A computed fold for a 705-nucleotide part of an RNA from a Candidatus Bilamarchaeaceae archaeon, annotated as large-subunit ribosomal RNA, domain II. RNAcentral holds the full RNA, with entries from ENA. Rfam family: Archaeal large subunit ribosomal RNA. The literature on the family includes a 2001 paper in Science by Yusupov et al., "Crystal structure of the ribosome at 5.5 A resolution".
Context: one part of a larger RNA
RNA sequence: GCCAGGGAGUUUAUGUGCGUGGCGAGACGAAAGUCGAAGGGAAACCAAGUGCCCGCAAUACCGCAAGGUAUGAGGGGCGUCGUGGUAAUUCGCGAUUAGUCACUCACAUAAGACCCGAAGCCGUUGUGAUCUACGCCCGAGCAGGGCGAAGCCAGCUUGACAGCUGGUGGAGGCCCGCAACUAGUGGUGGUAUAUUCCCCUUAGGUGACUUGGGUGUAGGGGUGAUAGUCCUGUCGAACACGGCAAUAGCGAGUUCCUCCCAAAAUGUGUCUCAGCACAGCGUCCUUGGAGUGAGAUACAAGGGUAGAGCACUGAUCAGACAGAGCGGCUCCGAAAGGGGUCACUGUCUUUUCAAACUCCGAAUCUUGUAUCCACGAAGAAGAGGGCAGUUGGGUUCACGGGGUAAGCUUGUGGACCUAUACGGGAUUGACCGUACGUUGGGUUAAGGACCCUAAAUGCUGGUUAAGUGCGAACUGCAAAGAAGUCUCUAUUCAGAGACAGCCGGGAGGUAGGCUUAGAAGCAGCCAUCCUUUAAACAACGCGUAAUAGCGGACCGGCCGAGAAUGCAGACUUUGAAGAUUACCGGGGCUAAACCAGCUUCCGAUACCCAACCUAGGCGAAAGCCUAUAGAGUAGGGAGGCGAACGGAUGGCGCAGAAGUAGGUUCGUGAGAACCUAUGGAGCCUUCUGUUAUGAAUAUCCUGGU
Repeated sequence: GCCAGGGAGUUUAUGUGCGUGGCGAGACGAAAGUCGAAGGGAAACCAAGUGCCCGCAAUACCGCAAGGUAUGAGGGGCGUCGUGGUAAUUCGCGAUUAGUCACUCACAUAAGACCCGAAGCCGUUGUGAUCUACGCCCGAGCAGGGCGAAGCCAGCUUGACAGCUGGUGGAGGCCCGCAACUAGUGGUGGUAUAUUCCCCUUAGGUGACUUGGGUGUAGGGGUGAUAGUCCUGUCGAACACGGCAAUAGCGAGUUCCUCCCAAAAUGUGUCUCAGCACAGCGUCCUUGGAGUGAGAUACAAGGGUAGAGCACUGAUCAGACAGAGCGGCUCCGAAAGGGGUCACUGUCUUUUCAAACUCCGAAUCUUGUAUCCACGAAGAAGAGGGCAGUUGGGUUCACGGGGUAAGCUUGUGGACCUAUACGGGAUUGACCGUACGUUGGGUUAAGGACCCUAAAUGCUGGUUAAGUGCGAACUGCAAAGAAGUCUCUAUUCAGAGACAGCCGGGAGGUAGGCUUAGAAGCAGCCAUCCUUUAAACAACGCGUAAUAGCGGACCGGCCGAGAAUGCAGACUUUGAAGAUUACCGGGGCUAAACCAGCUUCCGAUACCCAACCUAGGCGAAAGCCUAUAGAGUAGGGAGGCGAACGGAUGGCGCAGAAGUAGGUUCGUGAGAACCUAUGGAGCCUUCUGUUAUGAAUAUCCUGGU
């Protein structure tokens, strides 16, 4: 893990509410008495006679019917009354009559209180030092080798003390050491793993050494060369038992079916933020008795957002005029002082802005009225009561605040997910379509129609050559570049020949003047004319020391039809670097890509059709009707199935009960019935009572495997 059995809202008391029953101004109890029949007030204290109107159900009458009239319990309104408050009121509470006892169910409170689960705390309760820490008593052990302290002896030396050399000697928390013994450094070795063991490596090994046996110290206590170490695999307070079902706002689990409705993750308060209380939102019942409002249109009001604007406030570009002359800089001047400019103030023209600017100003929105529409006597609105759950939310779109940004954070509003399946987006919680009873048939939505894969390798006109692309969003490239191509448009040139290319010319005065060592078109300054011409600059660039030389402008010839430059749009391209062939879903595609348009088809639990089920209505029933409705977590409500044991009742059984195995039928389902086999003695229907009454999950418990 699997199988079988066990396994979690119980019991008592009190309270509240629905229901049922008894009696009823009383009810219950043996009684005391409790609740009710009177309230108001803090208290002193005072103390409620059925009055009028509207009107639902119902009843009666009228009417063929539709409906109408009268009465009208309960209901509503106005009065009146009691009391409190006040100088006096508005006003608050109450009165114009229903309770009480028992039982079922639901919930609350007190108790272990649905079940299981702590770490812990305490105990005039105990057990432990056979592990280990330290002490004490009695014992045991330490191969071999090395170094060679003091002391001593000899020699040399010295005036002496000393000193030197050679021996002897055998000290040491000395050295080496895989002897024994003890320890446990590294190997992140071996083993599935280990505080165990093994292997290699390593440390101590005459000492504060190691070790055997005995003995002592006990839990807020011991012991401790101190690590909070160790005290029997347990230690920042041992173990066992008891208080004890400790407590847990935390975690897990909580057992049959069907039907109806269906949330919240918000506000306020909280030693409060993992929890509660009240409100909000759900459900069920009662009451009520006619309107209600998710919506649409029109009209009438309200407004200061988006946008826009500069009339105010504030900021701001360029300029003109005027002013004050305080300040900075600067010029003139001996100084006094004066001039210019920047800055400053105002007006005017011009430019650009604003959440905390507005001369203006939408759409949407809000309120009211009317009409429509929808819902409503199969009972709406309103009112009262029972039972909840919820208080961690999230995503997306629109509009805001914070942030460089975020699958970021924080708001307002809508939708969705949560609690929701189905179709599409390859895959997918919230994106698109659309919401679900059962079965069959048809039509569409989103999205698609070459193959995977249902459906036109459809049609018309363009664009793209980059595999660009084949991505609704999520989704993922920018600034800056490109004689890539297409389209629109403007201007200029062109058969008196444009544009490009090729051939030729491109001169003379003159080397213009000045400057300069030189300056000749081409270092620099000034000027920039005239002539010959088809045209040719006192020169646009390269070049020389200066010349020279090479192009350019400009002109002619050849050639023969378009050319040049802007503006705007579209596609493409560079920019463009990552770890799988690696993000078109894949194959693949030059359309099966992109833009604009047209037709057909496919495609869902959507829509339509048929039958059935359930809800709803009518009916005594049989049955009939139908516009309408059918998703669902937490949760509320309703109706059922099954188990055990009683009471009553009706039955079955050795001509075969229960149980077991297989099968058939019925029921939406929990389940039920029947048949066959096995089995061998009890079992069941119906009504009713009572529950230790339903398991797949709790690292659940016990047993088996």